[in-house]
Context: one part of a larger RNA
RNA sequence: UACGCGCUGGGUGUUCCGCCGCCCGCCCGCGAUGCUGGCGAAAUGGUUCGCUCCGACCCGUCUUGAAACACGGACCAAGGAGUCUAACAUGUGUGCGAGUAUUAUGGUGUCAAACCAUGGUGCGCAAUGAAAGUAAAAGGGUGGGAUCCGCUUGCGGUGCACCACCGACCGACCAUGAUCUUUUGUGAAAGGUUUGAGUAAGAGCAUGCCUGUUGGGACCCGAAAGAUGGUGAACUAUGCCUGAGUAGGGUGAAGCCAGAGGAAACUCUGGUGGAGGCUCGUAGCGAUACUGACGUGCAAAUCGUUCGUCAAACUUGGGUAUAGGGGCGAAAGACUAAUCGAACUAUCUAGUAGCUGGUUCCCUCCGAAGUUUCCCUAAGGAUAGCUGGAGCUUUUUGAGUUUUAUCAGGUAAAGCGAAUGAUUAGAGGCAUUGGAGUUGAAACAACUUCGACCUAUUCUCAAACUUUAAAUGGGUAAGAUGCCCUCACUUCCUAACCGAGUGUCGGCGUUCAAUCGGAGCUCUUAGUGGGCCAUUUUUGGUAAGCAGAACUGGCGAUGCGGGAUGAACCGAAAGCCGAGUUAAAGUGCCGGACUUCACGCUCAUUCCAGAUACCACAAAAGGUGUUGAUUCAUAUUGACAGCAGGACGGUGGUCAUGGAAGUCGAAAUCCGCUAAGGAGUGUGUAACAACUCACCUGCCGAAUGAAUUAGCCCUGAAAAUGGAUGGCGCUCAAGCGUGAGACUCAUACUCGGCCAUCAGGGCAAAUGCGAUGCCCUGAUGAGUAGGAGGGCGUGGGGCUCGUGAGGCAGCCCAGGGCGCGAGCCCGGGUGAAACGGGCCCUAGUGCAGAUCUUGGU
Numbered sequence: 001u002a003c004g005c006g007c008u009g010g011g012u013g014u015u016c017c018g019c020c021g022c023c024c025g026c027c028c029g030c031g032a033u034g035c036u037g038g039c040g041a042a043a044u045g046g047u048u049c050g051c052u053c054c055g056a057c058c059c060g061u062c063u064u065g066a067a068a069c070a071c072g073g074a075c076c077a078a079g080g081a082g083u084c085u086a087a088c089a090u091g092u093g094u095g096c097g098a099g100u101a102u103u104a105u106g107g108u109g110u111c112a113a114a115c116c117a118u119g120g121u122g123c124g125c126a127a128u129g130a131a132a133g134u135a136a137a138a139g140g141g142u143g144g145g146a147u148c149c150g151c152u153u154g155c156g157g158u159g160c161a162c163c164a165c166c167g168a169c170c171g172a173c174c175a176u177g178a179u180c181u182u183u184u185g186u187g188a189a190a191g192g193u194u195u196g197a198g199u200a201a202g203a204g205c206a207u208g209c210c211u212g213u214u215g216g217g218a219c220c221c222g223a224a225a226g227a228u229g230g231u232g233a234a235c236u237a238u239g240c241c242u243g244a245g246u247a248g249g250g251u252g253a254a255g256c257c258a259g260a261g262g263a264a265a266c267u268c269u270g271g272u273g274g275a276g277g278c279u280c281g282u283a284g285c286g287a288u289a290c291u292g293a294c295g296u297g298c299a300a301a302u303c304g305u306u307c308g309u310c311a312a313a314c315u316u317g318g319g320u321a322u323a324g325g326g327g328c329g330a331a332a333g334a335c336u337a338a339u340c341g342a343a344c345u346a347u348c349u350a351g352u353a354g355c356u357g358g359u360u361c362c363c364u365c366c367g368a369a370g371u372u373u374c375c376c377u378a379a380g381g382a383u384a385g386c387u388g389g390a391g392c393u394u395u396u397u398g399a400g401u402u403u404u405a406u407c408a409g410g411u412a413a414a415g416c417g418a419a420u421g422a423u424u425a426g427a428g429g430c431a432u433u434g435g436a437g438u439u440g441a442a443a444c445a446a447c448u449u450c451g452a453c454c455u456a457u458u459c460u461c462a463a464a465c466u467u468u469a470a471a472u473g474g475g476u477a478a479g480a481u482g483c484c485c486u487c488a489c490u491u492c493c494u495a496a497c498c499g500a501g502u503g504u505c506g507g508c509g510u511u512c513a514a515u516c517g518g519a520g521c522u523c524u525u526a527g528u529g530g531g532c533c534a535u536u537u538u539u540g541g542u543a544a545g546c547a548g549a550a551c552u553g554g555c556g557a558u559g560c561g562g563g564a565u566g567a568a569c570c571g572a573a574a575g576c577c578g579a580g581u582u583a584a585a586g587u588g589c590c591g592g593a594c595u596u597c598a599c600g601c602u603c604a605u606u607c608c609a610g611a612u613a614c615c616a617c618a619a620a621a622g623g624u625g626u627u628g629a630u631u632c633a634u635a636u637u638g639a640c641a642g643c644a645g646g647a648c649g650g651u652g653g654u655c656a657u658g659g660a661a662g663u664c665g666a667a668a669u670c671c672g673c674u675a676a677g678g679a680g681u682g683u684g685u686a687a688c689a690a691c692u693c694a695c696c697u698g699c700c701g702a703a704u705g706a707a708u709u710a711g712c713c714c715u716g717a718a719a720a721u722g723g724a725u726g727g728c729g730c731u732c733a734a735g736c737g738u739g740a741g742a743c744u745c746a747u748a749c750u751c752g753g754c755c756a757u758c759a760g761g762g763c764a765a766a767u768g769c770g771a772u773g774c775c776c777u778g779a780u781g782a783g784u785a786g787g788a789g790g791g792c793g794u795g796g797g798g799c800u801c802g803u804g805a806g807g808c809a810g811c812c813c814a815g816g817g818c819g820c821g822a823g824c825c826c827g828g829g830u831g832a833a834a835c836g837g838g839c840c841c842u843a844g845u846g847c848a849g850a851u852c853u854u855g856g857u
Stems, first nucleotide, its partner, number of pairs: 058073004074857006082359001084216006091209006099123009127134002140166005148157004168199002170196003173192002180185001219358002222355001226348006237322009248280003251276001255272007284309003289305002292303002324340001326336002361791006371384001373382003385528002388524007397517003401514002403478005413468001414466002420462003425457001427455003432452008482508003487503004492499001531555004536550005560571003575754007585744003588728003594741001596740006610730001621715003625712010642699005648672003654666002678693001682691002755781009792846001794843010810830004815826004
């Protein structure tokens, strides 16, 4: 390997029995809020109007924060703001696919289309290097892994995609260098803990759509500016040319005349004369004051009175010249056509704006940040963080928690008779040392004294002191990638096949702390990048509703109950409803709920008793108001208080004094007699006196005095409109303190119903439709900026189906209905000719705001 035999198993077929599931037929019953028909016509229903009670501040906006004495907003209609294009990126759909797409030419053609052929081009199919250049194993291994297969109900095999690790290959770099060779090169084999946007049986190209980024006017409106080219000197500035105009007075220069004087020069007097950027003043030109009139004027500069000048640097007509960084200027930055610290006009130009303002329908789901780093950055960006969306992998790993084990630390506290530094007080001290003094001639002689210093103590301290040393907080670990074992190898290690490391055979089998829960990964991405508050810790500051930090929690972005009122406090976070129960806070009335119970305290009359955290203030200091407490005294040996009696002598003590006798003052402060009486507590006198007190005693008969401390109350306690425990009011409280029970109500909690979203599970059978469907279960529901999903509405176009003169659209209506909503449908009236549904495509597609635009009121 073939054949034969035996045993065993499986498959298939037929028949029978049992069970289960499903389906069909027949009978009976139940059965909707749906459909159809009938009855029914007002109510606890719908809608609208008016009034009352309760709640309730005006929208939009910037902002930490708006009802704001922050800005925009009289009202209505119409218009009015993220578009289009190019490039790129993610996602997704479609076509073809190692290609794909197109273009040029040619062909065909129903002729600008579409189709076919050839060539070109883009991207892709190869990378790497600065470059010269060189240039990728027929697809390796381990672990995880879908699927499939086998045995059989958890094992074995197979191992796709993908992930992690290792190895290989290509280029670069580093290092080596056999062979050959013209001595200059070539560069085999074997390397590296280096590097690449590589290879390792391709995945791309084209195109549609959404989103994002960038360039373009770039979401819309808005500058102050800049540039180029022109038009202006009819206003006005100045020059030149040529014309015109300017009463009447005053003053009286030069010159001239006459007279007088003088020797003369010349002088004087009187006239005449008519000069002048002279004077008064009209016209003219101007414009001082009234800060007059007017001030939607007569007037975008005027009118009245007043005022300046008025023969000249005067006024003025016409002509002409000078032009915009230019002119002109008796100079004011004046004037240059109502414009001037740079005219007007057209264009560049829709100039730019990190700045202001505005930005148009609905619902559902998720949901921030004001921080890090960098920037000529601080009103802005980029970057990371936080967010949404699309997903992918996978079922055992994860944690704002605890426990156990272990590690690091130098803050709080403590300490200073421990180090460092600061610091009070005495005490005891030789030797040493500084000052003063006594004795001494002097002495490192003695003595006295004040320090330094030493010793043992004592007082008080430290962010940049510390022996000690928390709490809280932080790191790591609590298994399968593990543990045990056999064998092999090795650079290392050891006295040693001892250890260590690596690989391999095999075994152990998910219990390896508790509790709770699904975790991990990729791509892309908006907004944000002003913050603010509270408890605690903390820096600066006298302090602050000040400025700056840390942890946590909030507000911002958030409603609800309470705090009368209120961004942040207390309670508690929210779909639409019903019932019940509570939290915080309350329970005299406003006001829902005990004028509940028990025990204490408190009286507040001249501005004010008190009354609930944050919080809307009061202090030091005081009170013989009252209530407690503590300590020390006194007291039946009779206190304290009250009434009464005594309160003496030495002695008028000494000193001082003008005087001082207890009592101006100073020092001292004894004795006697006594029951007791101070060399004196006050009044008093010039000094005495007198009175009184301390002290003693009698009467009386039980508590008394002092200090301190703590509650409530009072004083301290003064501000401008009249005023606030929230108001009224309250007194064995309706105040303060303590305790007890009952009660009130939040959108919280519990239960029930409904809606939406998310997750999980089931269903291919009848008879039309429906898997984008139907059924079941559970959980959840706040939201600004922002994201996503699903819808509503408008104009135009295509396809399809319809409505309409038996009345379209539009408009009007305390008529009816559907939808959470944007909205939609029906009815009636008006109106008189067009209009709509569905599926697609497309866009100049939705208004309350923009000191928006135009029109109207």
Molecule: large-subunit ribosomal RNA, domain II
Organism: Picomonadida sp.